[in-house]
RNA sequence: GAAGUGAGUUGGACGGUCGCUGCUGUGGAGAUCUUCGUGAUUAAAGCAGGGGAGGAAAGUCCGGGCUUCAUAGGGCAUGGUGCCAGGUAACGCCUGGGCGGUGUGAGCCGACGGAAAGUGCAACAGAGAGCAGACCGCCAUUGAUCUUCGGAGCAAUGGUAAGGGUGAAAGGGUGCGGUAAGAGCGCACCGCGUGCCUGGUAACAGGUCACGGCAUGGUAAACCCCACCAGAAGCAAGACCAAAUAGGAAUCCCUUGGCGUGGCCCGCGUUGGAUUCGGGUAGGUUGCUUGAGUGUAUUGGUGACGAUACGCCUAGAGGAAUGAUCGUCCUCGACAGAACCCGGCUUACAGACUCACUUCAAGC
Numbered sequence: 001g002a003a004g005u006g007a008g009u010u011g012g013a014c015g016g017u018c019g020c021u022g023c024u025g026u027g028g029a030g031a032u033c034u035u036c037g038u039g040a041u042u043a044a045a046g047c048a049g050g051g052g053a054g055g056a057a058a059g060u061c062c063g064g065g066c067u068u069c070a071u072a073g074g075g076c077a078u079g080g081u082g083c084c085a086g087g088u089a090a091c092g093c094c095u096g097g098g099c100g101g102u103g104u105g106a107g108c109c110g111a112c113g114g115a116a117a118g119u120g121c122a123a124c125a126g127a128g129a130g131c132a133g134a135c136c137g138c139c140a141u142u143g144a145u146c147u148u149c150g151g152a153g154c155a156a157u158g159g160u161a162a163g164g165g166u167g168a169a170a171g172g173g174u175g176c177g178g179u180a181a182g183a184g185c186g187c188a189c190c191g192c193g194u195g196c197c198u199g200g201u202a203a204c205a206g207g208u209c210a211c212g213g214c215a216u217g218g219u220a221a222a223c224c225c226c227a228c229c230a231g232a233a234g235c236a237a238g239a240c241c242a243a244a245u246a247g248g249a250a251u252c253c254c255u256u257g258g259c260g261u262g263g264c265c266c267g268c269g270u271u272g273g274a275u276u277c278g279g280g281u282a283g284g285u286u287g288c289u290u291g292a293g294u295g296u297a298u299u300g301g302u303g304a305c306g307a308u309a310c311g312c313c314u315a316g317a318g319g320a321a322u323g324a325u326c327g328u329c330c331u332c333g334a335c336a337g338a339a340c341c342c343g344g345c346u347u348a349c350a351g352a353c354u355c356a357c358u359u360c361a362a363g364c
Stems, first nucleotide, its partner, number of pairs: 001360010012329007020052002023049004030042004054335001058346002061344005066234004078230005083097005098112001099110004113225002118223002120219002135164002137160007145152002172190006191214001192212004196207004238286004248277006257271005293312008330333001
C1' cells in the first nucleotide's frame, strides 16, 4: 500500500421567527362552598423558565415485572427446549469450553440428546432399498454342438459380493495369505464398538492397554423415547370517585287520592307518594414512569456478569405533542415515530469515524 475479519461510536451543524405538548413559578377570569368576612377550595387566559422519540421507538418472535381470576398435593394431555459449565429476575438470550463443518488466515456457521424400545417413510433408476441382492462378469458340474484335440462358444443347475452397472444411499478400507472362483474365511496396519487407565468440574480428549471380526445403513424441524420447563388472560389488565333517565331494596305515609272519559254525578279505564341506600352507565381520577435505571472510579472474574463508593434524573400524551419556515455552512443527510415498563432475538439502515487483528506485495 492492497484485500479482508471482529468490536464499538455517530446518525447533519449553528442561529432567527412562529407554533404544539407536559412540568415549575407567577397570575388571577370564572365556578363551588360559606359562619356572608373580598373567608376557603379549585382554576381558564396571559407572562417567565426549563423538558420533549430511536438504535432500531419496528416485527410482536421469546423471557420477566405488574394486575385480575384460578389454584391442597400429584398426575395426564398439549406446547416448548435439547453437547458441557457458568451468568441472569428469567429466557429459546449471553459468556467460556468441547465436537463437527468451512476459510491460506484473523474468523465464521451449527435444534449438536436417543436409530441394538417400537412404528413409519425412501420418488426415479436398479437384479436387489432392509431378517440384503446374482443383471453383466468370475468359477465349477452336466448336456449337446464344433474342433487345428490344446480348447471354444451355447444351454441348464449350482457357487461367488473381488470387478462392472443403477442410485442420495448397496452391509468397514488397504495389502498379503487363502480359494474352483471368492468372501473378516485367516493375518498385519488403519478405522469402529465395549471395557479399563490417564487428564479435565463436565462435555470430551489421549493411551505401546485388553477384548470383539465388525454385529442391528439413513431419516427423530416423522410419530415416538428420555430429561427439563410451562395455570389462564392481558394496561381495552386493574383500582377509585360518580350525574341524568330507567329499574332494584328498605322505612314511613296514603288506600277517602291523582290522571283520562270536553263541565258535574254515576260508571269504566289507568296510576300510588316521600325519604334513604346500594349496584351500575356516561364522565372524571389513577395505574404512568425512579427503574432488574444510568455515569465515573475502585475492585472480584479469562469472560458474560457481580460488589462497593460518589454523582445524575433522562417524553409521559389520551384521537394522541415532539413541528413549520428563513438564513449560513458542509461530506447534502439512510432506515424510520414512543402509548404500562424492562431483558433479548430478528428484520431495515445513506454515510462518517475509532480500536484490535489477519493475509498478500515491497522496503528497512
Predicted 3D model of a 364-nucleotide RNA (Bacterial RNase P class A) from Moraxellaceae bacterium WGS2144.
The RNAcentral record of the sequence draws on ENA.
Its mean pLDDT, the model's own confidence on a scale to 100, is 76.
NCBI's taxonomy places the organism under Bacteria, Pseudomonadati, Pseudomonadota, Gammaproteobacteria, Moraxellaceae.
Its Rfam family is "Bacterial RNase P class A". Rfam classes the family as a ribozyme. Rfam's curators write: Ribonuclease P (RNase P) is a ubiquitous endoribonuclease, found in archaea, bacteria and eukarya as well as chloroplasts and mitochondria.
It is recorded under the gene name rnpB.